[in-house]
Molecule: small-subunit ribosomal RNA
Organism: uncultured bacterium
RNA sequence: AGAGUUUGAUCAUGGCUCAGAUUGAACGCUGGCGGCAUGCUUUACACAUGCAAGUCGAACGGCAGCGGGGGCUUCGGCCUGCCGGCGAGUGGCGAACGGGUGAGUAAUGCAUCGGAACGUGCCCAUGUCGUGGGGGAUAACGUAGCGAAAGCUGCGCUAAUACCGCAUACGAUCUAUGGAUGAAAGCGGGGGACCUGUAAGGGCCUCGCGCGAUUGGAGCGGCCGAUGUCAGAUUAGGUAGUUGGUGGGGUAAAGGCUCACCAAGCCGACGAUCUGUAGCUGGUCUGAGAGGACGACCAGCCACACUGGGACUGAGACACGGCCCAGACUCCUACGGGAGGCAGCAGUGGGGAAUUUUGGACAAUGGGCGCAAGCCUGAUCCAGCAAUGCCGCGUGCAGGAAGAAGGCCUUCGGGUUGUAAACUGCUUUUGUACGGAACGAAACGGCUCUGGUUAAUACCCGGUCGUUCUGACGGUACCCAAAGAAUAAGCACCGGCUAACUUCGUGCCAGCAGCCGCGGUAAUACGAAGGGUGCAAGCGUUACUCGGAAUUACUGGGCGUAAAGCGUGCGUAGGUGGUUUGUUAAGUCAGAUGUGAAAGCCCCGGGCUCAACCUGGGAAUUGCAUUUGAUACUGGCAGACUAGAGUGCGGUAGAGGAGAGUGGAAUUCCCGGUGUAGCAGUGAAAUGCGUAGAGAUCGGGAGGAACAUCAGUUGCGAAGGCGGCUCUCUGGACCAGCACUGACACUGAGGCACGAAAGCGUGGGGAGCAAACAGGAUUAGAUACCCUGGUAGUCCACGCCCUAAACGAUGCGAACUGGACGUUGGGAUCAAUUGAGAUUUCAGUGUCGAAGCUAACGCGUUAAGUUCGCCGCCUGGGGAGUACGGUCGCAAGACUGAAACUCAAAGGAAUUGACGGGGGCCCGCACAAGCGGUGGAGUAUGUGGUUUAAUUCGAUGCAACGCGCAGAACCUUACCUGGUCUUGACAUGUCGAGAACUUUCUAGAGAUAGAUUGGUGCCUUCGGGAACUCGAACACAGGUGCUGCAUGGCUGUCGUCAGCUCGUGUCGUGAGAUGUUGGGUUAAGUCCCGCAACGAGCGCAACCCCUGUCCUUAGUUGCCAGCACGUAAAGGUGGGAACUCUAAGGAGACUGCCGGUGACAAACCGGAGGAAGGUGGGGAUGACGUCAAGUCAUCAUGGCCCUUACGACCAGGGCUACACACGUACUACAAUGGUGGGGACAGAGGGUCGCAAUGCCGCGAGGCGGAGCCAAUCCCAGAAACCCUAUCUUAGUCCGGAUCGCAGUCUGCAACUCGACUGCGUGAAGUCGGAAUCGCUAGUAAUCGCGGAUCAGCAUUGCCGCGGUGAAUACGUUCCCGGGCCUUGUACACACCGCCCGUCACACCAUGGGAGUUUGUUGCACCAGAAGCAGGUAGCUUAACCGCAAGGGGGGCGCUUGCCACGGUGUGGCCGAUGACUGGGGUGAAGUCGUAACAAGGUAACCGUA
Repeated sequence: AGAGUUUGAUCAUGGCUCAGAUUGAACGCUGGCGGCAUGCUUUACACAUGCAAGUCGAACGGCAGCGGGGGCUUCGGCCUGCCGGCGAGUGGCGAACGGGUGAGUAAUGCAUCGGAACGUGCCCAUGUCGUGGGGGAUAACGUAGCGAAAGCUGCGCUAAUACCGCAUACGAUCUAUGGAUGAAAGCGGGGGACCUGUAAGGGCCUCGCGCGAUUGGAGCGGCCGAUGUCAGAUUAGGUAGUUGGUGGGGUAAAGGCUCACCAAGCCGACGAUCUGUAGCUGGUCUGAGAGGACGACCAGCCACACUGGGACUGAGACACGGCCCAGACUCCUACGGGAGGCAGCAGUGGGGAAUUUUGGACAAUGGGCGCAAGCCUGAUCCAGCAAUGCCGCGUGCAGGAAGAAGGCCUUCGGGUUGUAAACUGCUUUUGUACGGAACGAAACGGCUCUGGUUAAUACCCGGUCGUUCUGACGGUACCCAAAGAAUAAGCACCGGCUAACUUCGUGCCAGCAGCCGCGGUAAUACGAAGGGUGCAAGCGUUACUCGGAAUUACUGGGCGUAAAGCGUGCGUAGGUGGUUUGUUAAGUCAGAUGUGAAAGCCCCGGGCUCAACCUGGGAAUUGCAUUUGAUACUGGCAGACUAGAGUGCGGUAGAGGAGAGUGGAAUUCCCGGUGUAGCAGUGAAAUGCGUAGAGAUCGGGAGGAACAUCAGUUGCGAAGGCGGCUCUCUGGACCAGCACUGACACUGAGGCACGAAAGCGUGGGGAGCAAACAGGAUUAGAUACCCUGGUAGUCCACGCCCUAAACGAUGCGAACUGGACGUUGGGAUCAAUUGAGAUUUCAGUGUCGAAGCUAACGCGUUAAGUUCGCCGCCUGGGGAGUACGGUCGCAAGACUGAAACUCAAAGGAAUUGACGGGGGCCCGCACAAGCGGUGGAGUAUGUGGUUUAAUUCGAUGCAACGCGCAGAACCUUACCUGGUCUUGACAUGUCGAGAACUUUCUAGAGAUAGAUUGGUGCCUUCGGGAACUCGAACACAGGUGCUGCAUGGCUGUCGUCAGCUCGUGUCGUGAGAUGUUGGGUUAAGUCCCGCAACGAGCGCAACCCCUGUCCUUAGUUGCCAGCACGUAAAGGUGGGAACUCUAAGGAGACUGCCGGUGACAAACCGGAGGAAGGUGGGGAUGACGUCAAGUCAUCAUGGCCCUUACGACCAGGGCUACACACGUACUACAAUGGUGGGGACAGAGGGUCGCAAUGCCGCGAGGCGGAGCCAAUCCCAGAAACCCUAUCUUAGUCCGGAUCGCAGUCUGCAACUCGACUGCGUGAAGUCGGAAUCGCUAGUAAUCGCGGAUCAGCAUUGCCGCGGUGAAUACGUUCCCGGGCCUUGUACACACCGCCCGUCACACCAUGGGAGUUUGUUGCACCAGAAGCAGGUAGCUUAACCGCAAGGGGGGCGCUUGCCACGGUGUGGCCGAUGACUGGGGUGAAGUCGUAACAAGGUAACCGUA
């Protein structure tokens, strides 16, 4: 510090996700040790049991229990508070601390800083003063009772540091300033004189501890103020003791704290009130920081103690282990009545994912009481449990290659696990057993010595080198030392992010997954294994927080198109504000002071062996307050100025607004004339109108609405918007100069006003147009598009509505920053007037563009540039601008405006393609122009379908279908039925036997099985070897079984279309572009020119073959001109090498030449010559790629599958089936023909398991026979159309030949299923073929025959070749199809066979409404009123004081009034739960209906409204 994920790719926007750190955690697997920490986050749920607050005899009366002493007693035993002490009791202090918890609380709290009107037990001060004298009770105890218990009552006795007067009283309190009021308690140690007393004792002196009053302090506590302190405005108004005053009361104290009266205030948009949530802080976690989240442990404050209320005592409480009352719950009970409160420490139940021992000790630290010793202390210190966390240590170290075995993988060679192990040597941390052994202990107390006090060497207090006493932890840490590698490794991950890869299993199953995504038979992604990577006594997962996230942006974001500028203006609060002078010092800046607790963080040290941890010092604590200064800037105050802003005076332009009037053209309607059959409408029609006279035309009239031309990217207005003409009223803008005011300004939350169209209300008006509606068309349908009609509405007046894609998708104002060219309204200067002008300056409005900005597109002085001020708005998509609530509205609805749930995207700009019922250019037998076909018939053949035991398999739009098959009777053959074989029909290796081979017979359908005959081979270094056959066992063979979507190779297709790319450079953030586009031209990306491109490659062309002309060479089997022989004829013969031909090599054609056009080009047009002319004709040749195109059945091949069978052999059958459908062909339908007779001319092939002549036989297929030929020699082999002639004469025929019958021929083991051919007979459909559709541009189509491969035979219909005869037409590119280039749109990229919308049906999910039902909470009104406090007081009662007494004073009980908790009734508000039914929404591989959007999406789309 970033990464993954939207796309074919790119940039940017934007969300989601990951890597980091952390935790009081939990869960899964695993687990050796130690140190230090931490440990109910949930039910403030309920609690059994034990403990957690006592102490003081030096306050008191005493003596139950224990121990001791004494006395009495012969013994049992008794007595005695006498001593140590002490239960219970009186009294004092403490119990308000310590410990727990976080329910409540949004301020009666907390944090920081201040303040004044207070209290204070214990503590401090060698502070001040005092401590005198009396009285009456009461518990304990005794006694008598009641009660189950808890407990209570009567009578009687007694003490005090308990209680009450009196005296005194300053500094205390009150005060009218005269005065008045108010205290106390004693106890203990020691003691020489002296006094008293019979004695005991007391006085007295002294010391100590107390007590009372008072002053000051410290610390603690109470109160007040300022600032800060969560969310919601779908909570906007709240408040009657409320705000203030006066006067009472009350408190320790200020105060409406409380009461009476008076006033009507007080709080609130700087967020009151209400609702929800929450203890606050130091700090903790994270982060670079700013921030964000949190508030366990530790520390400070607050609140609470079963729930609610209340007071008492006290210095302090409205009191966790106190009291009273009410309530809920639990327990005891004799049913009458009582008891209780773990949010103390342990512990239990419950809840929960989840959190420990009913331990030890007061040794230390601290607290309470005490003079002290000491006692108490679940505070605390320790131990126990838990990997809960942090830190540290260990599980060994060194050597050791035969690189062992085993595992795994393998290309079978090996690799890896791996120096890892074994083995050898060494060490001993930890653990185990033995021994030793701490620090924490200092005080107090005791002993010794010594100082102070004092009359005192008592006492008491202080010091003391010393000495002594005290350890829960714990025989623990630590040390020494024995044996022995001995006691000790797991977890997660391995597709990318993200370090780490293979095999097997599985087969969209099982499963994984944080995101993207894996899994449908070769899964590095599932499961297992081997190996590897990471961390390590832990490792993963889950959950929460921060980070990354600059996705809330203060630091540090945005708003033209991605989410985002209010429809527009005016203006309130607020924010901001020109120049200058003075003053002030609020902001701002600087210094100082106080504070900012400790702990923590950070720095420097120190202590545990290190670390964690502990500890000393420092820094920091960014803050607040006070104070002293500074005065530039901002603010306040006072004054001045004119550049901002405004006013007046003078002009200008204008569809600016409102009202009134008025004009012509046109449409429609009405009346009349003329006139006759149509009009209207459409793609085409029809509905409609018209013989009752339309339409057309002429004349007259009515009425409403809108204003052609002018008219202009012209003008005006804030926007919406505004258009005939005239008048009236009226707003704003601009220009020029002068004068005036003197910052009066900008923006603008709320607020107010305006606001197209549609719509609403009332009343008018209504020509045209026209939602709804009707009819006609179109269509599969057509509730649409088109047509004919037509009502609201459109118009006017008044009143509402308040929304638009209300758009420049661009808020307003101000300043600054190069230009060019238009245009509107003014001004100035110059020139000139015949008119037009030139320059410049303001204000508008446009186009293009510099810098700059922008993701790009683009913007660019009219900014989207550079800045300032203010406002509004945004934070992923959907749900949704929806629901609920509120405000507005007559309604429609508008404004405000969520959540649950769901997805990993949605969206912007640009790029390359592809596509378009977009455009331009161009090409092709693409259309057109022609010729001939197919589709109709019969037959052949292939396919589908059907059938079958099987009809083997493959090929399926073009690019499958006379295709694989260049030839299925058996074989082929892969299929079916039946019969057989199992190392096999075929290959290699091992062993054994045998030559191989062959004759014959039997059984059988055959395979096969059993007999049988002949035969002993070849080579040899004599060991043997090579073939071949049989047998045996094992490795293996075999498979036309599957996967062409695992593959190679081969092939088809676009397409013989002209394209496809690269290097360097340049442009662009980039994908990419450029080049390759443009102007011409070509068959061509062919060539030329131009150009930020310059070059190059694969294609095109050429090079190759055939053919067309000529030449050279050669001359047999081919040829024969001339010479000769010869025949009936014939190159038959001699000979010839001229010609044809054969087959080798050359020549020739290049736009080379001429003219024209073109740009002085490329090229095109025409011509000459030439056998051939612009690629001469034909072939071969097929770029990058596309179609997961075809082929596992040519072959090869990975993987899978079968192995007495999915292999192999045999016989028979099938591939030839047949209602039907399609493709491709043949033959025809006839006279351009058929038939008979006669006659002529090819080329290219094939031939020894062959072609076969002459001859003979047969009507013929063919048979017999066999010359010749291994082929320019012989044969197949008679070419046919054609020509001549004869006949047929338009007919189902002398056309056509299917079908069938009979008789034959040939091949072959064999023609039944199932061959071909021949002869005779038979003589079907068919008279030129619907919609539709195919081929062909010249030696082509059409037509005619010939040959070959395959092959025993079978094709004159297929295929591949060959020659013969031999046309027609092309104006042209509008249209159909296909293709190329450029451009445009796109929501497509699996690329239009694309994408995609809505209803309906089904399943699930969350949610709104809903008659209601119900929980909780809260407001108001009323009833009620426990305990308690305060007030009152008839009744009852009463020790201290007063009084001789009666009585009084004062008190208590009771009663009563006020306040008030619980409770109750009624009525509202709010949040939730639930609810028959119902609304929409979301999600869900293959449901239904259509096709709305994306291309001109086939009616351009979209916004608002009905």